[in-house]
RNA sequence: CCCUUAUCGAGAGUGGCGGAGGGAACGGCCCGAUGAAGCCACGGCAACCUGCGAGAGCAAGGUGCCAAUUCCGGCGGAAACGCGAGAUGAGGA
Numbered sequence: 001c002c003c004u005u006a007u008c009g010a011g012a013g014u015g016g017c018g019g020a021g022g023g024a025a026c027g028g029c030c031c032g033a034u035g036a037a038g039c040c041a042c043g044g045c046a047a048c049c050u051g052c053g054a055g056a057g058c059a060a061g062g063u064g065c066c067a068a069u070u071c072c073g074g075c076g077g078a079a080a081c082g083c084g085a086g087a088u089g090a091g092g093a
Stems, first nucleotide, its partner, number of pairs: 002092007013042005021031003026073003043066003048062002050059003070085001074083003
């Protein structure tokens, strides 16, 4: 990088370093010198895998996450919903 599958309207941030970007891409709309990204420390959320359990569930070891519905949007459909794109987990090639 590719394939399969589940989930994505909930939840959770402070400090230090840093110094202008960030929110996937494009368009919008936002966030940002009252300090962006990134790194570090500590903290937290959640419960996919994991452990325990007959089960309901409990724990929190491995990931993940901690502005805004995946920030909004594209295609089909009257709608419900489906598809596409993306993110994360688990498995695979």